Predicted 3D model of an 80-nucleotide RNA (c-di-GMP-I-GGC riboswitch aptamer) from a Campylobacterales bacterium.
The sequence was found by an Rfam model in a public genome assembly.
The source organism's lineage runs through Bacteria, Pseudomonadati, Campylobacterota, Epsilonproteobacteria and Campylobacterales.
This record gives sequence, C1' cells and structure tokens, in this order.
RNA sequence: UUCUAAAAAGCCAAACUUACUGUGAAGUAAGGACGGAAAGCUAUGGGUCUUUGUUUUAAAAGAUUGCCAAGUUGCAGGUA
Repeated sequence: UUCUAAAAAGCCAAACUUACUGUGAAGUAAGGACGGAAAGCUAUGGGUCUUUGUUUUAAAAGAUUGCCAAGUUGCAGGUA
C1' cells in the first nucleotide's frame, strides 16, 4: 500500500429479565449471548419506527450508526 478466507488475546453485546427515565419510538444500569472486523464515532443521504398535526398527504419534532450508504479513526491476520 492493498485484501478480509480462517481465527480471536483483547473489545462490543441481539433476544429476553429486572430497575429507572421518556406520551412514545427508545435510552441508561445490572444480568444474559444471537451475533459482530469497525456491532468505534458522526443522524450527512436514503430506509424504518415514534409523537404531534392534518384529514388523506403534506408538514414539524424526535428515535435508530446491531438497516444500507457516506465521512473519519482504528484492532487482528494475510499480501506486496
């Protein structure tokens, strides 16, 4: 520089349960592991979802980065 077949020392933690917060989508903490090579970060574009609102389709405010892109930083292993 480039790639992600296999693996996982270390890392994250789905569903579910409990507590708290929120009208809600959801979030936080603890337990728990379905999985993950960016399942690190940024709501920038699209998607999905919620609330308000409209009254039939706009709009506004939000949630989600573990839906997909994009940007940025980076682990392990391989390759030149």
Its Rfam family is "c-di-GMP-I-GGC riboswitch aptamer". Gene Ontology term of the family: cyclic-di-GMP binding.